Predicted 3D model of an 82-nucleotide RNA (transfer RNA) from Parcubacteria group bacterium Greene1014_15. It matches the Rfam family "tRNA". Taxonomically the source falls in Bacteria candidate phyla (Bacteria).
RNA sequence: GCCCAGGUGGUGGAAUUGGUAUACACGCAUGACUUAAAAUUAUGUCCCGAAAGGGAUGCGGGUUCGACUCCCGCCCUGGGCA
Numbered sequence: 001g002c003c004c005a006g007g008u009g010g011u012g013g014a015a016u017u018g019g020u021a022u023a024c025a026c027g028c029a030u031g032a033c034u035u036a037a038a039a040u041u042a043u044g045u046c047c048c049g050a051a052a053g054g055g056a057u058g059c060g061g062g063u064u065c066g067a068c069u070c071c072c073g074c075c076c077u078g079g080g081c082a
Stems, first nucleotide, its partner, number of pairs: 001081007010026003019065001027045006046055003058074005
């Protein structure tokens, strides 16, 4: 230098013939249970905002009524070739 795969909440990880972003698990917070704790269990858990509403899938653009998904450029990680 070229080719392939990948980048999504605090963590792992789903969501694709383009149509509700964050399902599920872990973690965390509070309560119940216990003499106390562990285990179990209930509820909550992205950000801004008083609300209405808005933003967010590595970064920046494009296509589209609509983009995690398609297209272009760039960054990063892993693998292969030279």